[in-house]
Molecule: small-subunit ribosomal RNA
Organism: uncultured bacterium
RNA sequence: AGAGUUUGAUCCUGGCUCAGGACGAACGCUGGCGGCACGCCUAACACAUGCAAGUCGAACGGAGAAUAUUGGAUUUAUUCAUUAUUCUUAGUGGCGGACGGGUGAGUAACACGUGAGCAACCUGCCUCUAAGAGAGGGAUAGCUUCUGGAAACGGAUGGUAAUACCUCAUAACAUAAUCAUACCGCAUGGUGAGAUUAUCAAAGAUUUAUUACUUAGAGAUGGGCUCGCGUCUGAUUAGCUAGAUGGUGAGGUAACGGCCCACCAUGGCGACGAUCAGUAGCCGGACUGAGAGGUUGAACGGCCACAUUGGGACUGAGACACGGCCCAGACUCCUACGGGAGGCAGCAGUGGGGAAUAUUGGGCAAUGGGCGAAAGCCUGACCCAGCAACGCCGCGUGAAGGAAGAAGGUCUUCGGAUUGUAAACUUCUUUUAUCAGGGACGAAGGAAGUGACGGUACCUGAUGAAUAAGCCACGGCUAACUACGUGCCAGCAGCCGCGGUAAUACGUAGGUGGCAAGCGUUAUCCGGAUUUACUGGGUGUAAAGGGCGCGUAGGCGGGGAUACAAGUCAGAUGUGAAAUCUAUGGGCUUAACCCAUAAACUGCAUUUGAAACUGUAUCUCUUGAGUGUCGGAGAGGUAGACGGAAUUCCCGGUGUAGCGGUGGAAUGCGUAGAUAUCGGGAGGAACACCAGUGGCGAAGGCGGCCUACUGGGCACCAACUGACGCUGAGGCUCGAAAGUGUGGGUAGCAAACAGGAUUAGAUACCCUGGUAGUCCACACCGUAAACGAUGAUAACUAGGUGUGGGGGGUCUGACCCCUUUCGUGCCGCAGCAAACGCAAUAAGUUAUCCAUCUGGGGAGUACGACCGCAAGGUUGAAACUCAAAGGAAUUGACGGGGACCCGCACAAGCAGUGGAUUAUGUGGUUUAAUUCGAAGCAACGCGAAGAACCUUACCAGCACUUGACAUCCAACUAACGAAAUAGAGAUAUAUAAGGUGCCCUUCGGGGAAAGUUGAGACAGGUGGUGCAUGGUUGUCGUCAGCUCGUGUCGUGAGAUGUUGGGUUAAGUCCCGCAACGAGCGCAACCCCUGCCAUUAGUUGCUACGCAAGAGCACUCUAAUGGGACCGCUACCGACAAGGUGGAGGAAGGUGGGGAUGACGUCAAAUCAUCAUGCCCCUUAUGUGCUGGGCUACACACGUAAUACAAUGGCCGUUAACAAAGAGAAGCAAUACCGCGAGGUGGAGCAAAACUAUAAAAACGGUCUCAGUUCGGACUGCAGGCUGAAACCCGCCUGCACGAAGUUGGAAUUGCUAGUAAUCGCGGAUCAGCAUGCCGCGGUGAAUACGUUCCCGGGUCUUGCACACACCGCCCGUCA
Repeated sequence: AGAGUUUGAUCCUGGCUCAGGACGAACGCUGGCGGCACGCCUAACACAUGCAAGUCGAACGGAGAAUAUUGGAUUUAUUCAUUAUUCUUAGUGGCGGACGGGUGAGUAACACGUGAGCAACCUGCCUCUAAGAGAGGGAUAGCUUCUGGAAACGGAUGGUAAUACCUCAUAACAUAAUCAUACCGCAUGGUGAGAUUAUCAAAGAUUUAUUACUUAGAGAUGGGCUCGCGUCUGAUUAGCUAGAUGGUGAGGUAACGGCCCACCAUGGCGACGAUCAGUAGCCGGACUGAGAGGUUGAACGGCCACAUUGGGACUGAGACACGGCCCAGACUCCUACGGGAGGCAGCAGUGGGGAAUAUUGGGCAAUGGGCGAAAGCCUGACCCAGCAACGCCGCGUGAAGGAAGAAGGUCUUCGGAUUGUAAACUUCUUUUAUCAGGGACGAAGGAAGUGACGGUACCUGAUGAAUAAGCCACGGCUAACUACGUGCCAGCAGCCGCGGUAAUACGUAGGUGGCAAGCGUUAUCCGGAUUUACUGGGUGUAAAGGGCGCGUAGGCGGGGAUACAAGUCAGAUGUGAAAUCUAUGGGCUUAACCCAUAAACUGCAUUUGAAACUGUAUCUCUUGAGUGUCGGAGAGGUAGACGGAAUUCCCGGUGUAGCGGUGGAAUGCGUAGAUAUCGGGAGGAACACCAGUGGCGAAGGCGGCCUACUGGGCACCAACUGACGCUGAGGCUCGAAAGUGUGGGUAGCAAACAGGAUUAGAUACCCUGGUAGUCCACACCGUAAACGAUGAUAACUAGGUGUGGGGGGUCUGACCCCUUUCGUGCCGCAGCAAACGCAAUAAGUUAUCCAUCUGGGGAGUACGACCGCAAGGUUGAAACUCAAAGGAAUUGACGGGGACCCGCACAAGCAGUGGAUUAUGUGGUUUAAUUCGAAGCAACGCGAAGAACCUUACCAGCACUUGACAUCCAACUAACGAAAUAGAGAUAUAUAAGGUGCCCUUCGGGGAAAGUUGAGACAGGUGGUGCAUGGUUGUCGUCAGCUCGUGUCGUGAGAUGUUGGGUUAAGUCCCGCAACGAGCGCAACCCCUGCCAUUAGUUGCUACGCAAGAGCACUCUAAUGGGACCGCUACCGACAAGGUGGAGGAAGGUGGGGAUGACGUCAAAUCAUCAUGCCCCUUAUGUGCUGGGCUACACACGUAAUACAAUGGCCGUUAACAAAGAGAAGCAAUACCGCGAGGUGGAGCAAAACUAUAAAAACGGUCUCAGUUCGGACUGCAGGCUGAAACCCGCCUGCACGAAGUUGGAAUUGCUAGUAAUCGCGGAUCAGCAUGCCGCGGUGAAUACGUUCCCGGGUCUUGCACACACCGCCCGUCA
């Protein structure tokens, strides 16, 4: 000293939370010792028992006991009497009991604190001073006797003492009255000396030294009373008060006083908060804090109050009395029922309450107190001990060495790492604990004696590492991480938040961190929180300026002079108790603790001084403020007249079928004559143009014209007053619209209402009507986004440019121009601000005053009060709940916002799909199984370039269990194993039926490889998770974008660059520019194709009639080059980039096509291509086999094939014309057989050589618009091919059969040129199986005005409460 938390990110505002300290604490786990402190915070609840206040015989008379003396009696034991001494003490008397100890109920008060005062007072014991103590008297308790009562407690009789009580004397420096007098003060008054009169004292004791007593004065101590100041919350408590305020008189008190009483007066207190309500003992101090403050008032100390509750007095120096009295109440106890007793908030202790708080201990040894002359007695005050980790402080639980880095634990990539020098082990020490010996200080005074604590502290010795470690945390804040379990469950959590199968956040373990005889949790307080802001905050938009003015109290206030000294400043004095805190020093081994000294106690009071500032008083000034003369602007206000345009209505004329209204309509009006038009009339309301970020007003607000009355502002002059000012709590006035009351008025408009539309609905938006109201007068209401969301006043602080009113100047001819001032706007510097922005009309810099804010919601709600006729207004909470709510700005995404641009996106076209049949895929259903995956575009002829078995993952059944497959070990054997039998097969039986390999060899054998058997490590899994992953792929999209470095701007997120003007297919290029460069993308480089050249040529080609041969010109093949670049030209453009046209050229503006896919998005797809973490199965979820299934079938969808026909079908003719591929378990020719599929057979070809009919087209014929000579599904029969095997379930051929279908609803797809459409050919997979897929060539169109609209995309801009980003967010109702 800060940190976490609002957001995708940022800055700010703002709340919540945390880290610190403290505690009379409690709870959980744990617990070795000592010292010092501390311990009913709750029931001021009730209390059993014991103790806590007595003492004095030197005040008194007795009584009793002991000893001694004298005398008597008598039994030498005793007893009686006297005297003396000592001891005890019930009673009388004295002192004490008013202290000490406890508690905090009450009390908001002179109770407390602090400082004064008493000229209005008292004070036992103590100290000092002065004086004194003479003479008498009568009682009474105890005691005796009698007696009442259960008891407590009494009653009567007789006699008795005193330091008990009474009378008289003496008496003032006492008191009171009167007289006269000096001095003083603070109002009453006080003090001193004096005179006269009146009144009042006493007590002795023991012994010879004191002490007690009386009176008076003084002191000290302790109290009483009064006053200034300070002392909690609430105004949703605003008025309170009758002894109340004062006076006179009397009473009362120690004393003043309405303290009490009689009479008189009517005062007194209060917004500077009375009264009322709530809460509370106050302080020194304590805790916290940098401080200022905030909280608190246990223990220690001071004061107060109380003593079961309430009241009262007595005694006394002192009480209205904790362990006294009386009365009343409640409660408890005793009782003989008549009556009595009691008061732990003293110390222990008990019950109860409670989360919770100790022993019915020892001692008066010390300190202190009471009594006493003293010894002494009493003392639960006090000193000690006991209990409790409740707190603070100290110590210990060992120290050094010790690596095989042991074992065990945990983790692991299986290599190791860690626990960890930790342990073991070796050497040492003994604090502490235990035992033994010694043994205090505290004890004072001349000596002696006197210790509860205590045989304690302390010292010495002995044994022996021996007796001694836990708690919390480990996601961030906040130091400290892994494994397993769990699977939004169990649970955690102070805040943010963890947990839905890989949790460092739950639980456990290991490890680690922190503290340590404690550690955590909970409660409370301060801090952090500048989050109530005095120090030290705000109010345009975050919470917050009153709607506006006038004005009271209050606050603040211009220049000069003089005085005073209240504030202010300085000095001095008194006080601010002690303890505490701080500093220094000292004492306990240290520390806590204790002691001493100093400082401090920031305060209050008194006094002396200063006089700048504030204040007060007086005088004065003119600039603030006001008055006056004159001038001029204005929708300023009130009232009364007048005016024209327009709407509506009425009357009349003309005139005829519609009018009106809307996006389109309808309701409505109209043949009873509307709308339209002309003329006349009625009535109400509002005032076009002028008109302007123009004017006026305090705000609300004010607009035709004229008149009357009237308010304010401005300018010039500088005559007058002389600070008269500013603000303004309460108070009062004004205050839009709507609304209310009464009475008018009502043309238009128009809530409510009615009808018509719209709509899923439409209590709306639109239309037709229409009442309150709008208008006037009077009276209420008192609120608005009453906004500039910006209170008023004053001063100061760069400029520029408009506009309204006025003055001055130059020039005057009006302007223009310069200057000044009052308003009203814009731009802008400094400054301010979170930013936006404000910026002389401040949100800048200062001053004064008022109002107002303190997280969001609940709520401007409830209750109360006030106002209102009502509606309602003003004032204005809490419970509960959330961790945010909010402001400004940023980047995206989004918008049925805007601008620009692109794309077969639309449009223009061509051909389709959607209807039929079939094929194929999917869904659904079915099934033992119909294996699995793919799901909008971007799943659905997709994985699958080919399911009869196999494939195959699915189902049923039959089998195997180290396994079908891999590595390691051991044993054995060469391996291999036919035939045959059983079985559906796998498999089993069966073999000396056969057969014996390679390398080395010392010939015994060994080795490699292979096989069989056995045991276990392990194999195996198309089992799960594509949301744990790699790799691969799809998609936006071949869209033109995506970024970086440095610089600059911004507090920052970010911006700039990449935006702008042009241009492009393109972030392509040019220009400009706080940017300059760069990267990934674009383009190019690569391949195919189009032209040419060169080179090379066989299997190709041919200038030959054929062949051979020859040649390489041509075609072709395949290698290398050339060619195209807006290069040339005209124009447009900015002299650019580029564009439009042209020439040349095979090709022209990227020539055409392909490959190539930026940063990223979709938790997109795939664990079943492969790889892989984790989980799961292990005689099974693995493996083998047979059969079945993946081919099912009321249905729905996608993709295709074939058609519906004449641009056609069929037949025939013409060796019409291709390209690109494939071929050895292969392609297969000629030939022959078959109608054909095909068969026989095998020339040629590992291919520019051999193998294949190209089809559409062209030509000729026929069919003649039909369900047909279209169409070919389905079915029957007969065949062919492949293959162990075509039943489920292949393809093909021939013959026969001949279905639907006549161009397809809503909707929807592809395509811009060698493209669509159409025609055939080939290939992969493959034993066989293509209408699918991948390729090839042949024929070969139509259309594009254009970018308004649909879809998708790009750039800029704007709005935003979205950021999982519009499939968002969010409101209400219901469950």